[in-house]
Context: one part of a larger RNA
């Protein structure tokens, strides 16, 4: 991993509530005894004892009252209306393992030193070479030592390097040949060396050249065996069906934050009530938005005034000015902790619809306390975050179905169940893909855009608007032609002739021409403009709002149209048709519940079956109902069975589901249904257990 089997809310006792049955002002026995047994048990008896019927008082006590208290006051609890109890069954609590499995740990007892760690007792091992200490002889030397030299000698935790004992690097192993190894290379190797045998130290204790290292592949406290099913606010498990209704992620309080307790919300039961949500009318109520500067603050300009405070003149009792502070004006502003205003919503009350829901008590049963996103309003933060706290609505969570390629939280819509039925929603009709290459009008030239999204800045891209200047007396662009003189203006300079630079910018001739708009030059020269006229011929400049469009614009697998493509099949307005969902509607069925109403029953409370109408039947934790099935047991030696039980294989049959018949085949002795009863009672998940494969 598959298959198969085994697997988790149980039992006692206590309590509390619900059903039901008995008996009732009572109800009931308990342990024990007798009798009985098919040895599971029944069946009698026992009145102890509980609870109930009366209560207040701490007691005594007293009693429809008591108690407090001098008290015939007063107040407290009581009476005056409410039936109890015993058994069953069920559902919750408590006490126990208490719905199954699951620690790491703790504590006692006893077992380990055949590994290892230190030690004690006995033994045993260490190829070879090589270095050459001390002593010891001789010699030489000394006055004698000392000291030299040559031999000799064999000392060392010396030195090279095999067994032996190590483990420095590396390669290969890494489901290994191996639960620490191989093969290269490398350490020490007479020594604080290695090694055999016996033997000592033991769990908070051993040993330890110290690493928290070793005590039998186990060590920050071995291993076993109790304690023991420790505990586990932790994690994962937790087994047939159908029907009703359905939640919360909040409030306080918690050594309390991923746990709980009570409130909030759900649910089932009784019982009373009458209008809930919602939409309309009246009337209230309030200080946010927004507004606004009287206040309480903040903040900008300007004037004069008042009082200060600082320079500087001056002609110094004092005066002019210059800069600045308060404080007043005047003019425009800001404010969650500013209001002499103030909305819409809410929210109170009333009052009419709204008529089938909703309240409110009393009680049995939960679960919930980690919330998400989105629209709005707002605190934090950077007016940042799929960020985080609040409030308010939705939607997910518990919600399927269309749509948004795909996608809890967005957009539409709330699946009882069938149909080859029909309108629609919200969203789309070129093909993938149901439906218009639909219709008017316009705009885009970017493939911009076609289901997310970009600034500041920049541009003779293009369309409408609105202003304004010139223009048939000829404008805008273009060609053709002039663009002079006085003069090279004056000053300056080397030099300065329209054009380095300063002053001035005049006359004149004209159709018109700046003491010159720009290149140009050493300075001139020279080309140009300004300005004129022709020619040409009808619009041509500016300035502003505005649409769609262009630059501005860079990311890591494929260009973010879902894709082919698309000039519409792109944008913008207005129109029509169609398609299109589990919504609506149609027709058949099915269930709840609520009115009515019919029949059967009936202990007279009701209950069961039907029929018409209405409104419903998404659903996680939960909560409540009904039910199927599995073993045993009672009826019961049951019907039935060798003319074939149970099993078991296959199967087009029935039922809303859990199932449940009926044939055939295997199978070869048991054993349905049916009314009850009791449970080791329903498996796909627990990194479940055990088997197989």
């Nucleotide at each position: 991993a598959c298959c198969g089997g085994c697997g988790a809310g149980u039992u006692a006792u206590a309590u509390a509530g619900u059903g039901c049955a008995g008996c009732a002002a009572g109800a009931u026995u308990a342990a024990g005894u007798c009798c009985u047994u098919u040895c599971g048990g029944g069946g009698a008896u026992g009145g102890a004892g509980u609870c109930g019927u009366a209560g207040g008082g701490a007691g005594a006590c007293c009693a429809a009252g008591u108690c407090u208290u001098a008290a015939c006051a007063g107040g407290g609890c009581g009476u005056c209306a409410a039936a109890g109890u015993u058994g069953c069954a069920u559902u919750g609590u408590a006490u126990a393992g208490a719905c199954c499995c699951g620690a790491a740990a703790c504590c006692a007892g006893g077992u380990g030193a055949u590994c290892u760690a230190u030690u004690c007792a006995u033994g045993a091992g260490c190829a070879g070479g090589g270095c050459g200490a001390a002593u010891g002889u001789g010699c030489g030397g000394u006055a004698a030592u000392a000291c030299g030299c040559a031999c000799u000698g064999g000392a060392g935790g010396c030195c090279c390097g095999a067994a032996c004992c190590g483990a420095u690097g590396g390669u290969c192993g890494u489901u290994g040949a191996a639960a620490a190894g191989a093969c290269c290379u490398u350490g020490g190797a007479u020594g604080a060396c290695u090694u055999g045998u016996g033997a000592a130290u033991a769990g908070g204790g051993g040993u330890g050249a110290a690493a928290g290292g070793c005590c039998a592949a186990u060590c920050a406290a071995a291993c076993u065996u109790g304690g023991u099913a420790a505990u586990a606010g932790c994690u994962g498990g937790u087994u047939c069906u159908c029907c009703c209704c359905g939640a919360a992620a909040u409030a306080g309080c918690u050594u309390u934050a991923g746990g709980g307790c009570u409130a909030g919300c759900c649910u089932g039961a009784u019982a009373a009530c009458u209008u809930a949500a919602c939409c309309g009318g009246c009337g209230g109520u309030g200080g946010u938005a927004g507004a606004g500067c009287a206040c309480u603050g903040g903040a900008u300009a300007g004037a004069a005034u008042a009082c200060g405070a600082g320079g500087u003149c001056u002609a110094u009792u004092a005066g002019a000015u210059c800069u600045u502070g308060u404080a007043u004006c005047u003019a425009a502003c800001c404010a969650a902790a500013c209001u002499a205003c103030g909305a819409a919503u809410g929210c109170c009350g009333u009052u009419g619809g709204g008529c089938a829901c909703g309240u409110u008590a009393u009680u049995g049963g939960a679960g919930u306390c980690a919330g998400a996103c989105u629209g709005u309003g707002g605190g934090g933060g950077a007016u940042a975050a799929g960020c985080u706290c609040c409030a308010u609505a939705g939607u997910c969570g518990a919600g399927a179905g269309g749509g948004a390629a795909a996608c809890a939280g967005c957009c539409c819509a709330g699946a009882c169940c069938a149909c080859a039925c029909g309108u629609u929603a919200a969203g789309g009709u070129c093909c993938c893909u149901a439906a218009a290459u639909g219709c008017a009008a316009a705009c885009u030239a970017a493939g911009u855009g076609u289901a997310a999204c970009a600034a500041a800045g920049g541009a003779a891209g293009u369309g409408g608007g609105a202003c304004u200047a010139c223009u048939u007396a000829g404008a805008c662009a273009g060609a053709u032609a002039g663009g002079a003189g006085g003069u090279u203006a004056g000053c300056u300079u080397a030099g300065a002739a329209g054009c380095a630079g300063c002053u001035a910018u005049c006359c004149u001739u004209g159709a018109a021409a700046g003491a010159g708009u720009g290149c140009g030059u050493a300075a001139a020269a020279g080309c140009u403009c300004a300005c004129u006229a022709u020619c040409c011929a009808a619009g041509c400049g500016g300035u502003u709002c505005u649409g769609c469009a262009c630059c501005u614009a860079a990311a890591a697998u494929u260009u973010g149209c879902g894709g082919g493509a698309c000039u519409a099949a792109g944008u913008u307005u207005g129109c029509u048709a169609c398609c299109c969902a589990a919504a609506c509607g149609g027709u058949g069925g099915a269930u709840u519940u609520u009115a009515u109403u019919u029949c059967u029953c009936u202990u007279c409370g009701g209950a069961g079956a039907g029929a018409u109408a209405g409104a419903g039947u998404g659903g996680u934790a939960g909560g409540g109902g009904a039910g199927c099935g599995u073993u045993c047991u009672g009826c019961g030696u049951u019907a039935g069975g060798u003319u074939g039980a149970a099993g078991g294989u296959c199967u087009a049959c029935c039922g809303a589901a859990a199932g449940g018949a009926g044939g055939a085949c295997u199978g070869g002795a048991c054993g349905a249904a049916g009314c009850a009863g009791a449970a080791g009672u329903g498996a796909a998940a627990a990194u479940g257990c055990c088997g197989g494969u």
Notes:
Large-subunit ribosomal RNA, domain II from an Elusimicrobiota bacterium, 693 nucleotides, folded computationally. It matches the Rfam family "Bacterial large subunit ribosomal RNA". NCBI's taxonomy places the organism under Bacteria, Pseudomonadati, Elusimicrobiota. The full RNA is in RNAcentral, with records from ENA. The prediction has a mean pLDDT of 84.